This is a predicted structure of an 88-nucleotide RNA (Glycine riboswitch aptamer) from Pseudooceanicola pacificus. The coordinates come from a structure-prediction model, not an experiment, and the mean pLDDT is 76. Of the family's consensus pairs, 90% are formed in the model. The source organism's lineage runs through Bacteria, Alphaproteobacteria, Rhodobacterales, Paracoccaceae and Pseudooceanicola. It matches the Rfam family "Glycine riboswitch aptamer". About the family: This family represents the bacterial glycine riboswitch. Its family is annotated with glycine biosynthetic process in the Gene Ontology.
RNA sequence: GGCACAGGAUCGGGAGAACCGGCCACGUGCCGGUGCCGAAGGAGCAACCGCCCCGGAAACUCUCAGGCCACUGGACCGUCCCUGUACU
Numbered sequence: 001g002g003c004a005c006a007g008g009a010u011c012g013g014g015a016g017a018a019c020c021g022g023c024c025a026c027g028u029g030c031c032g033g034u035g036c037c038g039a040a041g042g043a044g045c046a047a048c049c050g051c052c053c054c055g056g057a058a059a060c061u062c063u064c065a066g067g068c069c070a071c072u073g074g075a076c077c078g079u080c081c082c083u084g085u086a087c088u
Stems, first nucleotide, its partner, number of pairs: 001088002004085005011078003018034006035068003041064001042062003048056002
């Protein structure tokens, strides 16, 4: 110097799902009922990796948490920079 992976920062993209009743200081407010969604986080199953054991492991399942105009948030993807590790 090249390349791969991991982490961090910048910028861009980024889904789903709501009705009813009441109160009211009339605020995109509060309370209640019923229903719904999965892509923060969390839990479960285990194809697979590995294998003596330990271990890792989904966007599947659950819906505890979260969410159900928009905004925000958002797994994940891309961009570019920095750091670390491995190989060369």